[in-house]
């Protein structure tokens, strides 16, 4: 000096870089649930099925009127904290949650695969939503590396990356 999917430490990306969290605002919503009344006449509630329990002819559900009337989840703004595979998403099997079992759902640690980043547009999904979010496709932008070029720049790659310093191994 070179090489490897070797290791350690530090660092960069920025149309809101990422996540968590606090405060606040609107939405959710004049909704749910409640009270009273009317109608009604046997069911209703505990996510769904089966079971079990409870409410119900001293009147269930449904519907209407009146009276007051939420919260969670999701979002905006400001701040704080931890960070730069930050983090997000898919698969797999595990654990936890509600009355029991199964299903579905939610939460969670693990493992594996995909995504450099934010933005815009599109259809789809989640969602109460015309918000927002998610993966995907397309587009320009941006950081980085490689190749080409005198240069402006062009093309391509992916975070298992890139930059700096150091350590170790191999072999000359």
């Nucleotide at each position: 000096a070179a090489c490897g999917g070797a290791g350690a430490u530090a660092g960069a990306g920025g149309u809101c870089g990422c996540a968590u969290u606090u405060u606040u605002c609107a939405u959710a919503a004049g909704u749910a649930g409640g009270a009273u009344g009317a109608c009604g006449g046997a069911u209703g509630u505990g996510u769904c099925a089966g079971g079990c329990a409870c409410a119900g002819a001293g009147g269930a559900a449904c519907u209407c009127a009146u009276c007051a009337g939420a919260a969670a989840g999701g979002g905006g703004a400001a701040g704080a904290u931890g960070c730069c595979g930050a983090a997000g998403g898919g698969g797999c099997g595990g654990a936890g949650c509600g009355c029991c079992u199964g299903a579905a759902g939610c939460u969670u640690a693990g493992u594996u695969c995909c995504u450099g980043g934010g933005c815009a547009u599109g259809a789809c999904g989640u969602g109460a939503a015309u918000a927002a979010c998610g993966g995907c496709a397309u587009g320009a932008c941006u950081g980085u590396c490689a190749u080409c070029g005198c240069a402006g720049g062009a093309u391509g790659g992916a975070g298992a990356g890139c930059u700096a310093u150091c350590u170790g191994g191999u072999a000359u």
The RNA shown here (Lysine riboswitch aptamer) has 172 nucleotides. Rfam family: Lysine riboswitch aptamer. Rfam links the family to the GO term lysine biosynthetic process. The coordinates come from a structure-prediction model, not an experiment, and the mean pLDDT is 80.